Predicted 3D model of a 1477-nucleotide RNA (small-subunit ribosomal RNA) from Bacteroides sp. Its mean pLDDT, the model's own confidence on a scale to 100, is 81. The source organism's lineage runs through Bacteria, Bacteroidota, Bacteroidia, Bacteroidaceae and Bacteroides. Its Rfam family is "Bacterial small subunit ribosomal RNA". Gene Ontology terms of the family: structural constituent of ribosome and ribosome.
[in-house]
RNA sequence: AGAGUUUGAUCCUGGCUCAGGAUGAACGCUAGCUACAGGCUUAACACAUGCAAGUCGAGGGGCAUCGAGAUGUAGCAAUACAUUGAUGGCGACCGGCGCACGGGUGAGUAACACGUAUCCAACCUACCUUUUACAUGAGUAUAGGCUUUCGAAAGAAAGAUUAAUCCUCAAUAGUCUAACUUGAUCGCAUGAUGCUUUCAUUAAAGAAUUUCGGUAAAAGAUGGGGAUGCGUUUCAUUAGAUUGUUGGUGAGGUAACGGCUCACCAAGUCUUCGAGAAUAGGGGUUCUGAGAGGAAGGUCCCCCACACUGGUACUGAGACACGGACCAGACUCCUACGGGAGGCAGCAGUGAGGAAUAUUGGUCAAUGGGCGAGAGCCUGAACCAGCCAAGUAGCGUGAAGGAUGACUGCCCUAUGGGUUGUAAACUUCUUUUAAUGGGGAAUAAAGUGAGACACGUGUUGUCUUUUGCAUGUACCCAUCGAAUAAGGACCGGCUAACUCCGUGCCAGCAGCCGCGGUAAUACGGAGGGUCCGAGCGUUAUUCGGAUUUAUUGGGUUUAAAGGGUGCGUAGGCGGGAUACUAAGUCAGCUGUGAAAGUUUAAUGCUCAACAUUGAAAUUGCAGUUGAAACUGGUAUUCUUGAGUGUAGUGGAAGUAGGUGGAAUUCGUGGUGUAGCGGUGAAAUGCUUAGAUAUCACGAAGAACUCCAAUUGCGAAGGCAGCUUACUAUCCUACAACUGACGCUGAGGCACGAAAGUGUGGGUAUCCAACAGGAUUAGAUACCCUGGUAGUCCACACGGUAAACGAUGAAUACUCGCUGUUUGCGAUACACAGUAAGCGGCAACGCGAAAGCAUUAAGUAUUCCACCUGGGGAGUACGCCGGCAACGGUGAAACUCAAAGGAAUUGACGGGGGCCCGCACAAGCGGAGGAACAUGUGGUUUAAUUCGAUGAUACGCGAGGAACCUUACCCGGGCUUAAAUUAUAGGUGCAUAGAACAGAAACAUGUCAGUGAGCAAUAGCAGAUAUGUAGGUGCUGCAUGGUUGUCGUCAGCUCGUGCCGUGAGGUGUCGGCUUAAGUGCCAUAACGAGCGCAACCCUUAUCAUUAGUUACUAACAGGUCAUGCUGAGGACUCUAGUGAGACUGCCGUCGUAAGAUGUGAGGAAGGUUGGGAUGACGUCAAAUCAGCACGGCCCUUACGUCCGGGGCCACACACGUGUUACAAUGGGGGGUACAGAGGGCAGCUACCUGGUGACAGGAUGCUAAUCUUUUAAAACCUCUCUCAGUUCGGAUUGAAGUCUGUAACUCGACUUCAUGAAGCUGGAUUCGCUAGUAAUCGCGCAUCAGCCAUGGCGCGGUGAAUACGUUCCCGGGCCUUGUACACACCGCCCGUCAAGCCAUGGAAGCUGGGAGUACCUGAAGUCCGUCACCGCAAGGAACGGCCUAGGGUAAAACUGGUAACUGGGGCUAAGUCGUAAC
Repeated sequence: AGAGUUUGAUCCUGGCUCAGGAUGAACGCUAGCUACAGGCUUAACACAUGCAAGUCGAGGGGCAUCGAGAUGUAGCAAUACAUUGAUGGCGACCGGCGCACGGGUGAGUAACACGUAUCCAACCUACCUUUUACAUGAGUAUAGGCUUUCGAAAGAAAGAUUAAUCCUCAAUAGUCUAACUUGAUCGCAUGAUGCUUUCAUUAAAGAAUUUCGGUAAAAGAUGGGGAUGCGUUUCAUUAGAUUGUUGGUGAGGUAACGGCUCACCAAGUCUUCGAGAAUAGGGGUUCUGAGAGGAAGGUCCCCCACACUGGUACUGAGACACGGACCAGACUCCUACGGGAGGCAGCAGUGAGGAAUAUUGGUCAAUGGGCGAGAGCCUGAACCAGCCAAGUAGCGUGAAGGAUGACUGCCCUAUGGGUUGUAAACUUCUUUUAAUGGGGAAUAAAGUGAGACACGUGUUGUCUUUUGCAUGUACCCAUCGAAUAAGGACCGGCUAACUCCGUGCCAGCAGCCGCGGUAAUACGGAGGGUCCGAGCGUUAUUCGGAUUUAUUGGGUUUAAAGGGUGCGUAGGCGGGAUACUAAGUCAGCUGUGAAAGUUUAAUGCUCAACAUUGAAAUUGCAGUUGAAACUGGUAUUCUUGAGUGUAGUGGAAGUAGGUGGAAUUCGUGGUGUAGCGGUGAAAUGCUUAGAUAUCACGAAGAACUCCAAUUGCGAAGGCAGCUUACUAUCCUACAACUGACGCUGAGGCACGAAAGUGUGGGUAUCCAACAGGAUUAGAUACCCUGGUAGUCCACACGGUAAACGAUGAAUACUCGCUGUUUGCGAUACACAGUAAGCGGCAACGCGAAAGCAUUAAGUAUUCCACCUGGGGAGUACGCCGGCAACGGUGAAACUCAAAGGAAUUGACGGGGGCCCGCACAAGCGGAGGAACAUGUGGUUUAAUUCGAUGAUACGCGAGGAACCUUACCCGGGCUUAAAUUAUAGGUGCAUAGAACAGAAACAUGUCAGUGAGCAAUAGCAGAUAUGUAGGUGCUGCAUGGUUGUCGUCAGCUCGUGCCGUGAGGUGUCGGCUUAAGUGCCAUAACGAGCGCAACCCUUAUCAUUAGUUACUAACAGGUCAUGCUGAGGACUCUAGUGAGACUGCCGUCGUAAGAUGUGAGGAAGGUUGGGAUGACGUCAAAUCAGCACGGCCCUUACGUCCGGGGCCACACACGUGUUACAAUGGGGGGUACAGAGGGCAGCUACCUGGUGACAGGAUGCUAAUCUUUUAAAACCUCUCUCAGUUCGGAUUGAAGUCUGUAACUCGACUUCAUGAAGCUGGAUUCGCUAGUAAUCGCGCAUCAGCCAUGGCGCGGUGAAUACGUUCCCGGGCCUUGUACACACCGCCCGUCAAGCCAUGGAAGCUGGGAGUACCUGAAGUCCGUCACCGCAAGGAACGGCCUAGGGUAAAACUGGUAACUGGGGCUAAGUCGUAAC
């Protein structure tokens, strides 16, 4: 100090989350020791038991108990009993002091409660200190004890008797009080203090041996009481509150002031600077933070409040009293039922509550407190110990060496190895700690007791003795031996740390983002690693990060956010000069700011934590002395801000009245006739009762054409025919007047479009609602025909708008260019200047960017308003306003991790522009209907093996399924295997044939034979063992390779530079051009790459070379005939090498590139035609079954062999084809012309046989030689004559041929016979632009044969049409919008239905606190005094006032719950539509 998360990516805004620290914590796993500090945060809930406040006999009467003594009795002793208060001492009692401290808790309290500062001339203070003075004389009771009585008890009562440091009376002094007088000093004031005099009233106590104690007074100290300034939580959805209330006079009361209380008088007082409600002890301080702040107030210290709840007083110096009293209430306990007792928020402890918090411990040794003369006693204060990892700090669990990086194990692996790992073993060393044994503190100062000494006889010092809980603890020494001691979390990113296995959107994880659907570094386990370490994680809370409430230190055009506008109150801020002042401000000094804490310097515990001492700090408050610049105040003054005035200009500024024409509709009349109107097209509607149209006249209401404009005016809303009146204002010029009079503006007041409301008018047009007609799947809409409120006026109400410049008002300053309105000035229709407006473009600057830019969103100042994630929600409740509609104000629960702004790249658009393509159009021929062939789906089946499925699957993988193929099914076999190969030992010997069961595989046995080499041995065969198998099983979503498609579309990128915060852009855009990102021009780009093109093959022409198997013009020979032969190299042809075409030439157009021309030339002309060639990428496209390959799976089977079956099934649906439906044809006969291929397990001439398929012979050819091989359409001719036919050929029957072990399932072909459907095919749809479509035949691959009508090639004949780019489809470029980015097959809205959640309303039910009125009213203070008591003074149980509590009543406030009901939120695959982008 930051990081993750919105997006395809970017910048910003903005929330959420994380890393850090902390805790009185809790929970999980784990746990060796020590020191220090800490330990009911919840029920101020209830409490058993014990202890926590006593002490004094040197105040007293005394003597229950104990000791000692004495006496007596039991003969003495021992022992026991009894008596004795003379004695040590002492229960209970009287009396004194204490019990108001110490200890606990935080319920109440928002307050002078606390903190801080000041004041009390308005006060008190026991014990303590100092000073002064005094202590005289009398007296009566009472507790106890004694005798009785009542009661269960607690306790109570009566009688006689008794003491005091108890109480009473008298004396004296002083004080106090009151009054009068004198006169001095002091104080801010009221006043205070002395002096003099008088009057009234009031004191005392002894004890013990020389000191304590007592009384009075004055001071001090300590402690308290009171007053005041300032500070101290949230809410305005709490705005009014108050009757002792505010003040006065008088009285009472108090320690004291005071409405503290009372009587009377006045009617005030408080409050937007927050009166009321909720919550809460406050502070020192603690945590965090750079700080400012924020949060907290446990332990320790100070203060306050409380003591079961409420009230009350008594005593006392002090209490309205935690371990006191009285009363009331609730609760608990005892009881003999009549009555009584109690208060742990003291220390332990118990129950309960709770996630959760300890021992019914020791000691008064120390520190402190109470009493006491003292010893001493008491002290759950305190000091110690116990329990608890709950915190902080320290220590340890060994250290050094040790590599063949050992063996093994776990784990991983490419099987080579790696890792665990210097880890271990092993060697050497140490002993903290633990264990055992031994030694052994400090904490004690002081006091007491005893002794001696000093002096001033009650003190000081000295000597000695004694007192230690913790504790035999800390600490030290010795012995032993690595011996006694390591875990937790995490390992996808943030965030340090990675692999294997299991699981398979399951189980689970998760702080955020998010993991998991068969290769999970994210789940679970393991190995390894990382971090911390006697701890480690989780949860909760809090600060930080968060500048995310912004004083430091934020914003408001579009992200959340400027009020709709003005006027104006309070408030805030405010021009120049001079003087005074000193409130703010600044400086010095003084006091205070407790201690602890914090920081710091040292010191002490072995160190540290911790503790001790000193210093600093404590930023504050108050006082005091100064300063006078600035702000404020006072006074005087100035003119530039502001205003007034004078002279002018401008305008749709406002209000009221008058008035004008055009249009519209309606009415009347005329003309006129069949339609009008309306729409995308129609219909409703109007019209022969005369519409629409047209003419004339009339009526009504509303709005003002042109001018008219980035025009003008106004605060905004808004304002438009013309004109009159009234009203207001900007601006300009002048510089006469006033002299800061200003700016802003919470509340307040006023204005405020449209729609709406009320009353009354008005109503021509238009027109919500409504009706009808259309559209549509529907159409409560869009369109059409009608049409009421309304639209208009007057007067009221309402108070909102995207009331927008989405930009508050004011002032000052800050480069420029340009248009326009109105002034000034000027002789001006010129030019320049100046002022006020309205606009445009741009520099600096600003901004996230878009953009703003003297009309700021720039630079500054002042004031106001507003914002703080999205949704819920501008909703609910409450209040205010309103006739209502509704407006203003305005939440929460819950839910999400985003929502959002600007810009970028794509994609998309029934957006735009340009362009292309058999894309459409123009044509030709098909498909879709029929039959058959073939493929697919479906169904069926033992199996119908598998794959391919929009375009881009479906005559596809398959370019040949009868067996084989074959992967499928049934059955029968084999198990190191069907195949390959290595090693080992052993067997046999070439090898071949035959036989038998069986469907075969295979099994079985037998016969013939006995190899090569001199030998070692080699070779072969089958069997065995070991090693190596095998899988068309799964995953094409793990892959390689290959392929399809967009698309042969013209695109896709890079380097450097430049622009931009950035994603990105530029280049690649623009203009022209091209088939083309093809090229040219232009240009912050300049170049380059992959594509395009070209290079390659083929085709068309020519030349040349070469001529065999091809060719044959000339020459020669020969035949029935034929290049048949000699020969030729001319031609055709073959196949090598070249040429040729490049917009090269010409005309026109054009800057150029290029375009164009029936141009020339040329075989060919603008890419000549065709092929090969497929950029970056897209579709998780296809293929694990062509091959290869990771992982998983099977191993007497998912491997392998064999026989048979199946892949060929058949209600049906689809695709692709073939043949047809006929006369441009069918059939018969005749005749002509190809190319490209193939051929030895082959093609086969020729001959013979057969109707034929073919068969039997025979010949040539390993091919430009022989053969396949008759090409067919075409042409000539005959016939058929429009029919289900001489069309069509399916199907079926019979008989054959051929291949092959084999033709049943399941081949092809032949002959004869049979002769289905079908007469040109609905919606729709396919191909093709020239040697193309169409049509005709030929060949080849695979192959024994063939289901081939398929595929791949070859040639023959040989068209039509293209105006053109509006539309459909696809594509390219530019641009635009976007809420899309899985990218429109996108996104997304609302109702309904289902589940869950929180919440509003609600009849009703049920609580709570506070108050009001009335009734009642304990204890108690006070007041009163007729009764009652007392001789009296007087007192009370008597009478009153007040009051806790109780009761009744009616309202208000605030909770809970609730039938039912409202909307809201959330939830992989529900319904209906499609509102938005």